[in-house]
């Protein structure tokens, strides 16, 4: 250096062919239940979807450049 993958809630992770209000588990608050816990119901709060620009009526999704992580490959006087 060249290709490929991944980055989306505090933590692991969905999101088909772009489509109308961004989700799940978990862990956090309040309930409730209990004699108190745990389990188990219920409700709730958390998201610049890595970044910037663009395409478009609409972008998490399509391009473009970039940053950080991971694998492969070339180079290695």
């Nucleotide at each position: 250096g060249c290709g490929c993958c991944g980055a989306u809630a505090g933590c692991u992770c969905a999101g088909c062919u772009g489509g109308c209000u961004a989700g799940a588990g978990c862990a956090c608050g309040c309930c409730c239940c209990u004699g108190a816990u745990a389990a188990g119901g219920g409700c709730g709060a958390g998201g610049u979807c890595g970044a910037u620009g663009g395409u478009u009526c609409g972008a998490g999704u399509c391009c473009a450049u970039u940053u950080c992580g991971g694998c492969g490959c070339a180079c290695c006087a």
Molecule: transfer RNA
Organism: Planctomycetia bacterium